[in-house]
RNA sequence: GCGGAAUUAGUUUAAUGGUAGAACGGAUGCAUUCCAAGCAUUCAGUAUGGGUUCAAUUCCUGUAUUCCGCA
Numbered sequence: 001g002c003g004g005a006a007u008u009a010g011u012u013u014a015a016u017g018g019u020a021g022a023a024c025g026g027a028u029g030c031a032u033u034c035c036a037a038g039c040a041u042u043c044a045g046u047a048u049g050g051g052u053u054c055a056a057u058u059c060c061u062g063u064a065u066u067c068c069g070c071a
Stems, first nucleotide, its partner, number of pairs: 001070007010024004018054001025043006047063005
């Protein structure tokens, strides 16, 4: 330099164009003599710019970062 893939919550990871779920985690409470485990509630997210569309995590495209391959 060329080609390909990935980017969603603090972490791991779902979501076939129709209001983004879960697990772990954090907070509060219950319970317990206390702690742990458990139960209930709650917190928190689509890397970024633009386009298509009534509607975009999803389709197209620029950029950024990471990974893989070729030279």
Transfer RNA from Paenibacillus sp. H1-7, 71 nucleotides, folded computationally. Its Rfam family is "tRNA". It is annotated as a transfer RNA. Its mean pLDDT, the model's own confidence on a scale to 100, is 82. The source organism's lineage runs through Bacteria, Bacillati, Bacilli, Paenibacillaceae and Paenibacillus.